[in-house]
RNA sequence: GGGGUCAUAGCUCAGCCUGGGAGAGCACUAGACUGAAGAUCUAGGUGUCGCGUGUUCAAAUCACGCUGGCCCCA
Numbered sequence: 001g002g003g004g005u006c007a008u009a010g011c012u013c014a015g016c017c018u019g020g021g022a023g024a025g026c027a028c029u030a031g032a033c034u035g036a037a038g039a040u041c042u043a044g045g046u047g048u049c050g051c052g053u054g055u056u057c058a059a060a061u062c063a064c065g066c067u068g069g070c071c072c073c074a
Stems, first nucleotide, its partner, number of pairs: 001073007010026004020057001028044005050066005
């Protein structure tokens, strides 16, 4: 230098192909229970969907560019 792949909640990830409500598990917070704690039960999403631009009535999702991680080729 060229190519591929990944980036979504505190963590691990789904959703993207086929555009329309942002979600799961764990963790966390509050309450119930307990002498206290753990376990269990109930309630709560805590997020510019890596960044920018474009397309569209509408973008996590499509297009282009950029940044970062990993892999391959040179």
Transfer RNA from a Nanobdellati archaeon, 74 nucleotides, folded computationally. Its Rfam family is "tRNA". It is annotated as a transfer RNA. Rfam's curators write: Transfer RNA (tRNA) molecules are approximately 80 nucleotides in length. The coordinates come from a structure-prediction model, not an experiment, and the mean pLDDT is 83. NCBI's taxonomy places the organism under Archaea, Nanobdellati.